This is a predicted structure of a 71-nucleotide RNA (transfer RNA) from Leuconostoc mesenteroides subsp. cremoris T26. Rfam family: tRNA. Rfam links the family to the GO term triplet codon-amino acid adaptor activity. RNAcentral holds the sequence, with entries from ENA. The prediction has a mean pLDDT of 83. The source organism's lineage runs through Bacteria, Bacillota, Bacilli, Leuconostoc and Leuconostoc mesenteroides subsp. cremoris.
RNA sequence: GCGAGCAUAGUAUAGUGGUAAUGCUGCAGAUUCCAAACCUGUAAACGUGGGUUCGAUUCCUGCUGUUCGUG
Numbered sequence: 001g002c003g004a005g006c007a008u009a010g011u012a013u014a015g016u017g018g019u020a021a022u023g024c025u026g027c028a029g030a031u032u033c034c035a036a037a038c039c040u041g042u043a044a045a046c047g048u049g050g051g052u053u054c055g056a057u058u059c060c061u062g063c064u065g066u067u068c069g070u071g
Base pairs, nucleotide, nucleotide: 001070002069003068004067005066006065007064010024011023012022013021018054026042027041028040029039047063048062049061050060051059
């Protein structure tokens, strides 16, 4: 250089056209003499620009980042 894949809370993953779920983490509470553990509640996310669509995290595409293959 060429080809292919991936990008979702702080982190690890799910979801794949109808408004995003779970574990861990954070915060608050209950419990405890104090903690830990357990339990309850809560906060936090679709890389970015455009297109298609009534509706896009999802489909198409430019860019960016990243991984793999190949010369």